[in-house]
RNA sequence: UUUAAUGAGAGUUUGAUCCUGGCUCAGGAUGAACGCUGGCGGCGUGGAUAAGGCAUGCAAGUCGAACGGGACACCCAGAUUUAGAGAAGAAGCUUCGGCCAAUUCAAUUUUUCAGGAAUGUCUAGUGGCAAACGAGGUAGGAACACGUAGGUACAUACCCCAAAGUCGGGCAUAACGGGUCGAAAGAUUCGCUAAUUCCCGAUAGUCUCUCCGGAGUAAAGCUUUUGCGCUUUGGGACUGGCCUGCGGGCUAUCAGCUAGUUGGUAAGGUAAAGGCUUACCAAGGCUAUGACGGCUAGGGGACGUGAGAGCGUGACCCCCACCGACGGAACUGAGACACGGUCCGUACACCUACGGGUGGCAGCAGUCGAGAAUCUUCCACAAUGGGCGAAAGCCUGAUGGAGCGACGCCGCGUGAGGAAUGAAGUCCUUCGGGAUGUAAACCUCUUUUGGUAGGGAAAAAAUUUGAUUGUACCUACAGAAUAAGGGCCUGCAAAUCUCGUGCCAGCAGCCGCGGUAAUACGAGAGGCCCAAGCGUUAUCCGGAGUUACUGGGUGUAAAGGGUCCGUAGGAGGCAGUAUUAGUCGAUGUUGAAAUCUUCUGGCUCAACCAGAAAACUGGCAUCGAUACGGUACAGCUAGAGGGUGCGAGAGGUGAAUGGAACUCAUGGUGGAGGGGUGAAAUCCGUUGAUAUCAUGGGGAACACCAAAGGCGAAGGCAAUUCACUGGCGCAUACCUGACUCUGAGGGACGAAAGCGUGGGGAUCAAAAAGGAUUAGAUACCCUUGUAGUCCACGCUGUAAACGAUGAUAACUAGCUAUUGGAAGUAUCGACCCUUUCAGUGGCGAAGCUAACGCGUUAAGUUAUCCACCUGGGAAGUACGGCCGCAAGGCUAAAACUCAAAGGAAUAGACGGGGACCCGCACAAGCGGUGGAGCAUGUGGUUUAAUUCGAUGAUAAACGAAGCACCUCACCAGGGCUUGACAUCCAAGCGAAAGCCCUCCGAAAGGAGAGCCCUCUCACAAGGACGGUUGGACAGGUGCUGCAUGGUUGUCGUCAGUUCGUGGCUUGAGCUGUUCCCUUAAGUGGGGUAACGAACGCAACCCCCGUUGUCUGUUAUACGUGUCAGACGAGACAGCCCCUCACCUUUGUAUGGAAACAAUUUCUUUUCAAAGGUGAGGGGAGGAAGGUGGGGAUGACGCCAAAUCAGCAUGGCCCUUUGAUGCCCUGGGCUACACACGUGCUACAAUGGCCGGUACAGACGGUUGCGAACCCGCGAGGGGGAGCUAAUCCUAAAAAGCCGGCCCCAGUUCGGAUUGAAGUCUGCAACUCGACUUCAUGAAGUUGGAAUCGCUAGUAAUCGCAGGUCAGCUAUACUGCGGUGAAUACGUUCUCGGGUCUUGUACUCACCGCCCGUCAAGUCAAGGGAGCUGGGAAUGGCCAAAGUCGCCCACUAGAUGGGGACUACGCUAAAUCCAGUGACAGGGACUAAGUCGUAACAAGGCACGCGUAGCGGAAGCUGUGCGUGGAUUUUCUCCUAG
Repeated sequence: UUUAAUGAGAGUUUGAUCCUGGCUCAGGAUGAACGCUGGCGGCGUGGAUAAGGCAUGCAAGUCGAACGGGACACCCAGAUUUAGAGAAGAAGCUUCGGCCAAUUCAAUUUUUCAGGAAUGUCUAGUGGCAAACGAGGUAGGAACACGUAGGUACAUACCCCAAAGUCGGGCAUAACGGGUCGAAAGAUUCGCUAAUUCCCGAUAGUCUCUCCGGAGUAAAGCUUUUGCGCUUUGGGACUGGCCUGCGGGCUAUCAGCUAGUUGGUAAGGUAAAGGCUUACCAAGGCUAUGACGGCUAGGGGACGUGAGAGCGUGACCCCCACCGACGGAACUGAGACACGGUCCGUACACCUACGGGUGGCAGCAGUCGAGAAUCUUCCACAAUGGGCGAAAGCCUGAUGGAGCGACGCCGCGUGAGGAAUGAAGUCCUUCGGGAUGUAAACCUCUUUUGGUAGGGAAAAAAUUUGAUUGUACCUACAGAAUAAGGGCCUGCAAAUCUCGUGCCAGCAGCCGCGGUAAUACGAGAGGCCCAAGCGUUAUCCGGAGUUACUGGGUGUAAAGGGUCCGUAGGAGGCAGUAUUAGUCGAUGUUGAAAUCUUCUGGCUCAACCAGAAAACUGGCAUCGAUACGGUACAGCUAGAGGGUGCGAGAGGUGAAUGGAACUCAUGGUGGAGGGGUGAAAUCCGUUGAUAUCAUGGGGAACACCAAAGGCGAAGGCAAUUCACUGGCGCAUACCUGACUCUGAGGGACGAAAGCGUGGGGAUCAAAAAGGAUUAGAUACCCUUGUAGUCCACGCUGUAAACGAUGAUAACUAGCUAUUGGAAGUAUCGACCCUUUCAGUGGCGAAGCUAACGCGUUAAGUUAUCCACCUGGGAAGUACGGCCGCAAGGCUAAAACUCAAAGGAAUAGACGGGGACCCGCACAAGCGGUGGAGCAUGUGGUUUAAUUCGAUGAUAAACGAAGCACCUCACCAGGGCUUGACAUCCAAGCGAAAGCCCUCCGAAAGGAGAGCCCUCUCACAAGGACGGUUGGACAGGUGCUGCAUGGUUGUCGUCAGUUCGUGGCUUGAGCUGUUCCCUUAAGUGGGGUAACGAACGCAACCCCCGUUGUCUGUUAUACGUGUCAGACGAGACAGCCCCUCACCUUUGUAUGGAAACAAUUUCUUUUCAAAGGUGAGGGGAGGAAGGUGGGGAUGACGCCAAAUCAGCAUGGCCCUUUGAUGCCCUGGGCUACACACGUGCUACAAUGGCCGGUACAGACGGUUGCGAACCCGCGAGGGGGAGCUAAUCCUAAAAAGCCGGCCCCAGUUCGGAUUGAAGUCUGCAACUCGACUUCAUGAAGUUGGAAUCGCUAGUAAUCGCAGGUCAGCUAUACUGCGGUGAAUACGUUCUCGGGUCUUGUACUCACCGCCCGUCAAGUCAAGGGAGCUGGGAAUGGCCAAAGUCGCCCACUAGAUGGGGACUACGCUAAAUCCAGUGACAGGGACUAAGUCGUAACAAGGCACGCGUAGCGGAAGCUGUGCGUGGAUUUUCUCCUAG
């Protein structure tokens, strides 16, 4: 340069939304660890913690060709010693062949001793080289330690090149030998000896020094081979030393540091420059570009991640540095201040004869310890490399290999094909089936891996030599044989069902699951993802644009410093010249290798390895360019400043003066109150208050003007006048010539409160006192009242110090108001008008903003500089520092804790917010309830049981329109178990069933006996029917109304609730549905970014009221049609008058606009007329008048409202003998100290009793209503006509009316309770029925607080009927008619509802939310008398080893002595860090503790900020400030019409 590659999000704050913002997740990685599991191979990798301690073995030796010895082997001869084949052989034995003890000879063999000669091997010691490499570790160190780029005052053994030389002497010493000490380690003394040990002399040069004359300094030999060495010098190579620029940690709660410190001169020292060291001189040196101090850390190549920029890390491998138990020191050497060397000190460990010694695994293995955690006391020098040696070779825990560990990466396998509309098992099921699942069994095949056997490399270039290793690899054989798990399955995030459990057990990365139907816990089945691994934990990067260079913000979310001046710094106008360290280009050099990338190649592939290229974004040097930037110089005037002329102003400081009000004092008048409040009281007043008049004193503040106004940097500034003084605006364009902007530190100013000193003190008023209020009232209200409020001087330095908006400069539509100035036009002059500059406001374009909003006074578009923010709480707190007299201020954390905290806007709900409207809601009335007795229901209590449900309104004469048995669900007792009831199957029977009888029994039931012996087909089998037995199953008023259906209550017969399309908004959402008029009504009209529509309203349905026609059972003598039924009619939007609103048209007048034609057109406003629409008021007609009255009809929804006991129904539960099922008897639901609800009857005279008399409607009736008549006082009995009903019956209506008595009393009111005698129903009236007669004759004299119903044929009052029902507890309920009122001014208040609007921290929605003390528990951190441990340093003391001077003694060269420096140690006063600590204080957290109710609505006293006082606590009060306050009125401005 070209090309290519390259950036993902999600969950979680809310009722919902957008934003801000944190938390969490998905990815990759690791020297990892843990859990479960585990077949093979390759390549890597493996003590990260205690640089803690270490047993044992090994890790550095080598050279005999440097040296003297020594040992061994071999050889020779001698001495000594053991054994002895074989031979001879007396005695003895004899088979007479012979054998043979003793004895003799003896090849051979063995031990020991001293000696000799040569050779070979080995070696303790002397000597040389190496041991300073290699191997390990990362403690220290923030530094020239490292990296990079340069430099030079230097050194460099072994190696290479070149030149010269290698001569002559000498003194020792170890080993060794003798002696002494010691347990040992070892030491010491005497004697001998060699060398490539050491010394002297000679010689020398390109060597060193030099005063240039000169002086000084070398050497070593060994070997017998083509040799290796030695000395001197020069050069090279290699490796080092030293110096410098730049680069890379945190901390300012470390701000000043420094005495060899900074420099110079001289000397010393070093291989070498240098304060490196010493003496003297000078007083310097470093630092906000962070010195000094503290904390942390080996550095780099690189590694992880990331799109990149970055961020994090520094394992393995490579380079550098540093370390070797800890501290110090030097020696040797080319090289060390030396891991496996020396000396000293300290700690630790070991040995000991107690005297003294020894040791250093951070080498390889291994061990203990601590730890979540990290390997074999292996093989080999065969290869690569290193040391020594001439070499052979020796050494090498470097290295090459093997072993162990799934610790990582990579590869392979655990079989393949076929096999059922699919076995069994298991799971699920809607019971039909589905899933596991081609999966298995079974058949056929293959053999990777593993096994057995055979063969068998490369790694050796180069004769020998292979640990690995009989390994890799090849071949054959048998056999599916030897080989699958882990996590997950609510969302994020791929994958779900059943059972168990029941806020328990448990899960959880975040949100969150679990309180009886859990896809979230546990299990099973199934599924998903990875796979010899899978998950978890920890850490890093990413996602996170949540530190923002790339690439963020600061009005209200976290965030603009209270304001200005100004230092350093940063940034800087127009045109020019010179220069070039910024910037750009070119060339050179460097940027180690490995790694990364690309290409190619080698292991069967891959991991891995190799080669090449690219890259290493960087540094340095040289040359070039000059647009921009810098620097220097010389200019310009647009920025900035000055001059001149006008001008406004509560700008500041000081002084003087003024009137109103207030208060006090004195005097006068006057005479009982005043004051204060929601109402009161404390308080003042007959010693004369309040009120009023006069005079005087005092202090503080300045009404009106006044404003949306003015000035000031901000705080702030207001009577008038004077003096001094700062800043600003306009005009002009005369001067300077960039002099500017910003501004860390710094300085100055800075409301109120507060502090100090001294004054002053009228008002007001923290604290305080009293009075009220209250449950309390440390408050709100009232009466007093001190600091303070005022002045002077000094301090404090903070506020909601706010426009919650830093300063400066430029640019980007306007309209309008106002303040100050100027110009123009005009005018006599002004006003007005137009333009313009500077301020102060409002509305708005574009644009911006999460929205609200901002919008030339920006929160728009740009530039520069400063300040500040990074989740909430802890906390503006602790500690430290600075300031302050104090109060306190400034600076400013962490542990811990939460998953949010927050901003704006939206829909609701709510408000002791507002506006409007409605309702028997209040008010106006009438009558009740609450008091009594009784009835009835409920609670409670009781009980064997008093079955269950309903519980504010919306339970309580409710389910129940009928509890003596039954009902019945409850209790006691007695019985039954395929069952009282249904269906099916199997077996067996034909009647075991039924009827009748007997016994037991309370009955049910059980036992027995008798009668009976089914139908079809008809032969049987089979079927039907009926019993029995067995099995499937029945049954359950058992639970869950919070699993449900259906039904119902309530808001409410209130007028609302929504949708489609369109429009507006990022969005939730809004609009429509708001607004005006109107209505019972979201009813209608008008207007309108809406236009339409749906469910509701109304109407359609039924009854009543008027009427027409038709029909005619009954009624009636007939006619007729009271009456009944059916079908209709009628009313509404109709007519008249008035009023209001709107629309249309016309006319009139007026303002404005239209490029033109100005006679015109459009438009605004006033008035008039006509027409239309809607509503209201009045009238006519009419039976009825403004929806005529009543009923039925109940929107979307709310209350998990009610009902599993009306019915239905999911799930659960009970059912084999003590059933929650079924049957039966008896009891209970009817109890009774008490409380509540609903009623009845009363308390009397508008009444009671007696007698007479009149008038309804609507029902019901054959298991029924039941007449007349007779009996009974009566309930009732007898009787039975009539009636299946307009015919008969119940049936008498009652109040009313007429007449009489009672005479205000517990009564001729009231009727409870009780006694006696009866009637009726019913198997049965004891518990527990109703009624009748006689007798009895209770409470009660109009009902406290409180509370209910009703607006017209209504309330009130009077009776009648029906359902249920054998009877009845009915005074209940549902209907029917008779008589028949009063009142409503009105919407202030109470309750409920609707619409709009406003505030909100509420949304489970005010029965909300929420604050603080106290009490209990847990946790972390700070303070704390102190105590303990550690770090770094300072002063002083002591001073080892060692080095360097000096001096003395002497054997003359070592040692000893003393001096300087100095480790360790001791001591003194401080300092920092950590641990612990009685105690006291605050913080955080914890389902249901206590006290209040501070905040959110006007939160019931608006809240908040600063400050001060006070109080159990939230808090209250004073004072100044803010609006981030609701409501109402007025004013002003703006917009629209």

The RNA shown here (small-subunit ribosomal RNA) has 1537 nucleotides and comes from a bacterium. The coordinates come from a structure-prediction model, not an experiment, and the mean pLDDT is 81. Rfam family: Bacterial small subunit ribosomal RNA. Rfam links the family to the GO terms structural constituent of ribosome and ribosome.